[in-house]
RNA sequence: UUGAAGGAGAUGGGAGAGUGCCGCCUCUGGCGGCCGCCGAAGGGGUAAGCCGGCUGUUUUUCUCGACGGUCGGUGAAACUCUCAGGCAGCAGGACCAUUUCCGGACA
Numbered sequence: 001u002u003g004a005a006g007g008a009g010a011u012g013g014g015a016g017a018g019u020g021c022c023g024c025c026u027c028u029g030g031c032g033g034c035c036g037c038c039g040a041a042g043g044g045g046u047a048a049g050c051c052g053g054c055u056g057u058u059u060u061u062c063u064c065g066a067c068g069g070u071c072g073g074u075g076a077a078a079c080u081c082u083c084a085g086g087c088a089g090c091a092g093g094a095c096c097a098u099u100u101c102c103g104g105a106c107a
Stems, first nucleotide, its partner, number of pairs: 006102008018035001020034006036087003042083001043081003049074010
């Protein structure tokens, strides 16, 4: 199920930050170097919680349990990093809306 999660496409909306300086070239631009910036492609990091190891306390004793300490695992983002990408326009752009297809309850 008159189709959720998830995925792909179409249409529309969609922010931020130097049209920076220098050199070279095939010279509307491209490539490289330098400094300054942005965060909303992508990517990295991470809280509580949960799980586990060791350990302390609790107990007549032991185990279990409970509470605590510590180490590790798992664990989210629009937070954060600024690797990548970007800083006139074009392009791109998380996300949102409408819609088509895949999917089939994995929510």
This is a predicted structure of a 107-nucleotide RNA (Glycine riboswitch aptamer) from Halarsenatibacter silvermanii. Lineage of the source: Bacteria > Bacillati > Clostridia > Halanaerobiales > Halarsenatibacter. Its Rfam family is "Glycine riboswitch aptamer". From the family's description: This family represents the bacterial glycine riboswitch. Glycine riboswitches usually consist of two metabolite-binding aptamers domains with similar structures in tandem. The aptamers cooperatively bind glycine to regulate the expression of downstream genes. In Bacillus subtilis, this riboswitch is found upstream of the gcvT operon which controls glycine degradation. RNAcentral holds the sequence, with entries from Rfam. The coordinates come from a structure-prediction model, not an experiment, and the mean pLDDT is 83.